[in-house]
Model confidence (mean pLDDT): 75 of 100. The RNA shown here (c-di-AMP riboswitch aptamer (ydaO/yuaA leader)) has 142 nucleotides and comes from Neobacillus niacini. The source organism's lineage runs through Bacteria, Bacillati, Bacilli, Caryophanales and Neobacillus. Rfam family: c-di-AMP riboswitch aptamer (ydaO/yuaA leader). Rfam's curators write: This family represents a conserved RNA structure found upstream of the ydaO and yuaA genes in Bacillus subtilis and related genes in other bacteria. It was read from a public genome assembly, where an Rfam model found it.

RNA sequence: AUUUCUAAAUCGCUGAGACCAAAUGGUGCGGGGGACCCAUUCAUAUGGAUAGUAUAUCCAAGGGGUGAAUCCUUUAAAAAGGUAGGGCUACUCAAUGGCCCGAAUCCGACAGCUAACCUCGUAAGCGUUAAUGAGAAGGAAG
Numbered sequence: 001a002u003u004u005c006u007a008a009a010u011c012g013c014u015g016a017g018a019c020c021a022a023a024u025g026g027u028g029c030g031g032g033g034g035a036c037c038c039a040u041u042c043a044u045a046u047g048g049a050u051a052g053u054a055u056a057u058c059c060a061a062g063g064g065g066u067g068a069a070u071c072c073u074u075u076a077a078a079a080a081g082g083u084a085g086g087g088c089u090a091c092u093c094a095a096u097g098g099c100c101c102g103a104a105u106c107c108g109a110c111a112g113c114u115a116a117c118c119u120c121g122u123a124a125g126c127g128u129u130a131a132u133g134a135g136a137a138g139g140a141a142g
Base pairs, nucleotide, nucleotide: 011127012126013125014124018027019026020025028122029121030120031119032118033117038112046060047059048058049057050056051055062110063107064106065105066104071082072081073080085101086100087099088098089097091135092134093133094132096130
């Protein structure tokens, strides 16, 4: 000096997922349910299994929720291609270029909006950097 592996810390990224404190706590942030008014205008309204006859539980499924993650084409299927939409590119913003994601899961016939009110979460996973314009901050020299 180079390469590989491991660990820790700092910094940074997706995300609501941070801080204080030490009490099954609080603050902040985020989600769900839930009136009047408004909106909606309702074909069939569940099916199966187990237990049991009052009903309960489980699975599926119509519908709904969290999320950027929806939809189309193709395939016997898997896979693949594209796409609504979303993210990163290290002071901030804008635009150009570049690199990515476009999943998963929950409720269980049931939920529009919704004040009061009720209730839940505060995880998990990772390591990008090209230059241009405008603005901001700091440092050095004179």